[in-house]
């Protein structure tokens, strides 16, 4: 030095035929319990890794950069 993948809540990921950004666990409050737990309802919580660009609109398309993993040399 080349090619492929992949980066979305604190975690583990899903959404990737462009059209309101989701789910689990985890947090917070509340219900239930003598208390803890277990279950139950609720709620917050994200510049979608970073610029640009394409588009009426980008997490999805293009390009460049940055970080991780393979493989080749």
């Nucleotide at each position: 030095g080349a090619g492929c993948c992949c980066g979305u809540a604190g975690c583990u990921c899903a959404g990737c035929u462009g059209g309101u950004a989701g789910a689990g666990c985890a947090g917070u409050u509340g219900a239930c319990u003598u208390u803890u737990a277990a279950u139950c309802a609720a709620c917050g919580g994200g510049u979608c890794a970073c610029g640009c660009g394409u588009u009426c609109g980008a997490a999805u398309c293009g390009c460049g950069u940055c970080g991780g993993g393979c493989u080749c040399a």

Predicted 3D model of a 73-nucleotide RNA (transfer RNA) from Rhodospirillum rubrum ATCC 11170. RNAcentral holds the sequence, with entries from Rfam. Model confidence (mean pLDDT): 80 of 100. It matches the Rfam family "tRNA". By type it is a transfer RNA. Taxonomically the source falls in Rhodospirillum rubrum (Bacteria, Rhodospirillales, Rhodospirillaceae, Rhodospirillum).